[in-house]
Molecule: c-di-GMP-I riboswitch aptamer
Organism: Rhodopirellula sp. SM50
RNA sequence: CGCAGAUAAAGGCAAACCGGUCGUGAGGCCGGGACGCAAAGCUAUGGAUCUCUUGAACGAAGAGACCGCCAAGCUACCCGU
Numbered sequence: 001c002g003c004a005g006a007u008a009a010a011g012g013c014a015a016a017c018c019g020g021u022c023g024u025g026a027g028g029c030c031g032g033g034a035c036g037c038a039a040a041g042c043u044a045u046g047g048a049u050c051u052c053u054u055g056a057a058c059g060a061a062g063a064g065a066c067c068g069c070c071a072a073g074c075u076a077c078c079c080g081u
Base pairs, nucleotide, nucleotide: 002081003080005078012037013036017032018031019030020029021028022027035068041074042073043072045071046070047069049065050064051063052062053061054060
């Protein structure tokens, strides 16, 4: 540097749901809680999905959300080879 990830070690994240809070909303944050995760770390760049507004030709446009949907880019622990 490349490839792979085991009933391993050390550590990490945290779905649903509940409480609080912010937002018109999708959702965000904090606490509890663990279904899962070897990138479930980061970035909305492409696609998907979702929300709001406009529009009415039902094709769309604008503004947003989401990376724990799929890609892409960047970075990274342990271990094997």